Predicted 3D model of a 106-nucleotide RNA (SAM riboswitch aptamer (S box leader)) from Niallia nealsonii. The coordinates come from a structure-prediction model, not an experiment, and the mean pLDDT is 84. The sequence was found by an Rfam model in a public genome assembly. Its Rfam family is "SAM riboswitch aptamer (S box leader)". Rfam links the family to the GO term regulation of gene expression.

RNA sequence: CUCUUAUAAUGAGAGGCGGAGGGACUGGCCCAGUGAAGCCUCAGCAACCAUUCAAUAUGAAAAGGUGCUAAUUCCAGCAAAGCAUUUAUGUUUUGGCAGAUAAGAG
Numbered sequence: 001c002u003c004u005u006a007u008a009a010u011g012a013g014a015g016g017c018g019g020a021g022g023g024a025c026u027g028g029c030c031c032a033g034u035g036a037a038g039c040c041u042c043a044g045c046a047a048c049c050a051u052u053c054a055a056u057a058u059g060a061a062a063a064g065g066u067g068c069u070a071a072u073u074c075c076a077g078c079a080a081a082g083c084a085u086u087u088a089u090g091u092u093u094u095g096g097c098a099g100a101u102a103a104g105a106g
Stems, first nucleotide, its partner, number of pairs: 001106007013042005021031003025077004043069003048065002051061004073098001078095008
């Protein structure tokens, strides 16, 4: 990097360094000198893998491997259906796409 499978409206931030960007992409809308990204320390959340216990459809624990700690994956992007009306827009739902993370494979 590619492929497969699973997950997502829950949850969880302080300090130091740093100095202007960040929220993948596009559009929107946000966050940011009352300090962005990034790095470090500590803390926390979660429970995918591993482990332990209960005697295994499963549940519990949390010292290990990852991940995560603004906003539903911040919202939409493609398609179908419902509803409303000014018939082209709005809106709702479902599915999909894309991205993210985990586990496995190449």